[in-house]
Molecule: Bacterial RNase P class A
Organism: Acidobacteriota bacterium
RNA sequence: GCAGCAGGCUGGACGACCGUCGGUCGGGUAACCGCGCAAGCGAAGUGCCCGUCCGGAGGAAAGUCCGAACUCCAGUGGGCAGUGCGCCGGGUAACGCCCGGGCAGGGCAACCUGACGGAACAGUGGCACAGAAAAUAUACCGCCCGUCGCGUCCGCAAGGAACGGCGGGUAAGGGUGAAAAGGUGCGGUAAGAGCGCACCGCGCCGGCGGCAACGUCGGUGGCAGGCAAAACCCCGCACGGAGCAAGACCAAAUAGGGUGGCGCGACAGGACGGCCCGUCCGAUGCCACCGGGUAGGUCGCUGGAGCGCGCGAGUAAUCGCGCGCCUAGAGGAAUGGUCGUUACGCGUCCGCCGGCGAUCGUCGUCGGCGGACGCGACAGAAUUCGGCUUACAGGCCCGCUGCGGCC
Numbered sequence: 001g002c003a004g005c006a007g008g009c010u011g012g013a014c015g016a017c018c019g020u021c022g023g024u025c026g027g028g029u030a031a032c033c034g035c036g037c038a039a040g041c042g043a044a045g046u047g048c049c050c051g052u053c054c055g056g057a058g059g060a061a062a063g064u065c066c067g068a069a070c071u072c073c074a075g076u077g078g079g080c081a082g083u084g085c086g087c088c089g090g091g092u093a094a095c096g097c098c099c100g101g102g103c104a105g106g107g108c109a110a111c112c113u114g115a116c117g118g119a120a121c122a123g124u125g126g127c128a129c130a131g132a133a134a135a136u137a138u139a140c141c142g143c144c145c146g147u148c149g150c151g152u153c154c155g156c157a158a159g160g161a162a163c164g165g166c167g168g169g170u171a172a173g174g175g176u177g178a179a180a181a182g183g184u185g186c187g188g189u190a191a192g193a194g195c196g197c198a199c200c201g202c203g204c205c206g207g208c209g210g211c212a213a214c215g216u217c218g219g220u221g222g223c224a225g226g227c228a229a230a231a232c233c234c235c236g237c238a239c240g241g242a243g244c245a246a247g248a249c250c251a252a253a254u255a256g257g258g259u260g261g262c263g264c265g266a267c268a269g270g271a272c273g274g275c276c277c278g279u280c281c282g283a284u285g286c287c288a289c290c291g292g293g294u295a296g297g298u299c300g301c302u303g304g305a306g307c308g309c310g311c312g313a314g315u316a317a318u319c320g321c322g323c324g325c326c327u328a329g330a331g332g333a334a335u336g337g338u339c340g341u342u343a344c345g346c347g348u349c350c351g352c353c354g355g356c357g358a359u360c361g362u363c364g365u366c367g368g369c370g371g372a373c374g375c376g377a378c379a380g381a382a383u384u385c386g387g388c389u390u391a392c393a394g395g396c397c398c399g400c401u402g403c404g405g406c407c
Stems, first nucleotide, its partner, number of pairs: 001403005007397004012342007020056004025051005031046002033042003058378001062389002065387005070243004082239005087101005102116001103114004117234002123232002126227002140174002142170008152161003182200006201223001202221008247299004257290006269281004306325008344376015
C1' cells in the first nucleotide's frame, strides 16, 4: 500500500422569527370557592386568559418475536393433554438473552456459523427418480471354479484357448444414486472377503487432565452399522388466563330501576271470593331521595432491576461499594415550521496549475487548488423495564489477519 476480520462511538453546529406539550413564577378574571340575610366583598385553592423562565424522541422510539414488573380474573391436591426449550459451566428479577468453554462445519488466516439430548437395536412409519438392492439385505455387468457343447482356432496326441448353456463361489473392479453394510496398505485366495495383520475409524474397559461438556494415553473386541428425531416418539426441564382500551376513583343531561310522599281512587287490571258489596294491591301523572351505568374528568404515569464517573472482584457477561445527577409524559395525541450563517461527505458545471497521450491551433484523460449550484440515511415515544430481530446516507476511533513493496 491492497484485500479482509472483529469491536466501539457518532447520526451535524450556531442564530433570528413564529408555533406547540409539560412545569416554575408573575399579572388579570371571578364560573367554582370563602365570607355575608342581601347588595356585594375577597383571591388561598380549582378553572380560564396573558406573559417570563426551564425542560421536551431514538439507536433503533420500529417489528410486537421472547422474558419480566405491575393490574385484574380464575385457581389453591394430583394426573392427562398441549406448548416451548435442550452440549457444559457461569451471569441475571427472568428469558428462547448474554459471557466463557467443548464439539462439529466453513475460511490460508484474523475469524465466522450451528434446534448441538437420543451412537435411530424402545416402538411405529418414511426415503422421489435411478438402481440388482434403500436395510429382511442383495447381485445387473464383472471376476473365479466345475460341467456340457454338433461347432471355431491351436496342438501329432493328451489337451488347451475363446465363445455359449447350466450349476455354484464372490463382493475386489464397473455401473445407479444425495446416500450402498468401515477406509488405506500388505498378506492370503480359484477369485475374493476383517479371512489374517499394521495404521486410521468405531464400541467397551481402565489410567491421567478438566467442576463439567470433553480431551488424551493404554488395553480389549474383527466390529455395532445408511439417511432422517426441523416424522411421530422417548427422556429431562419449564409453563394458569387476559392485558394500561389492565385496573381504581369522581360523576352530568336523557332514558330505565328502587324507596317514600302527593294525586287518582273515575276507567283498565290483579289478590281474597261461588257471585255481589267490600277490603287490599295498583299502571299512567307530579315531587324528593337512593343505586347502577354512559359522556366527561382524575389517578394509574413516569425516581427506575435508572443514568454518569471512580475504585474493587471476575478471562468475560456481570456484580459490589462510594460520589454525583433527575433526564418527555401527550391522549384526534406536543417535541414543529420558515429563513440566515457554517462544518463534513457526494454529484454536476466553470476557472487555474501539474503529469501523460495524440496534435498546426487544440483536444482527451488523471490528480490538486479555488468558486457556483444541488443533495444528505433509517425513522416518530404512548404503562415501564431486560433482550432479540429488522432498517440505516455518511463520518470517526482501537485492535487483529493475509499478500506485496521498501529499510